This is a predicted structure of a 96-nucleotide RNA (Glycine riboswitch aptamer) from a Rhodocyclaceae bacterium. The coordinates come from a structure-prediction model, not an experiment, and the mean pLDDT is 76. The organism belongs to Rhodocyclaceae, within Bacteria.

């Protein structure tokens, strides 16, 4: 110096689960009815941000740790998210 790995921005793609029940009313609205990306209760589900685990497996001192379990948080029509996977770039005692 190049190229692979790190860490990162941008772009694209990206899964599953009720457009549930019932009251409410400070919004809305043709204002007795009725709506809501609103409040409150309640039943059911998802898991691929995050989290957490006495976890496959690594490793075999101590400890890492999954697309496995838990669902605390999130989420269950679209939107917005979204492990990840790809294109183009940066950074390299930097990113984290």
């Nucleotide at each position: 110096c190049c190229c692979c790995g790190g860490u990162u921005g941008u772009c694209g793609g990206g899964a599953g689960a009720g457009a549930g029940u019932g009251a409410g009313c400070a919004g809305g609205a043709a204002a007795u009815c009725c709506c809501g990306c609103c409040u409150c209760a309640c039943c059911g589900c998802c898991g691929a941000a995050g989290g957490c685990g006495c976890a496959a497996c690594c490793c075999c001192c101590a400890g890492g740790a999954a697309c496995c379990g838990c669902u605390c948080a999130g989420g269950c029509a679209a939107a917005a998210g979204g492990g990840c996977c790809g294109a183009c770039g940066a950074c390299g005692c930097a990113a984290c």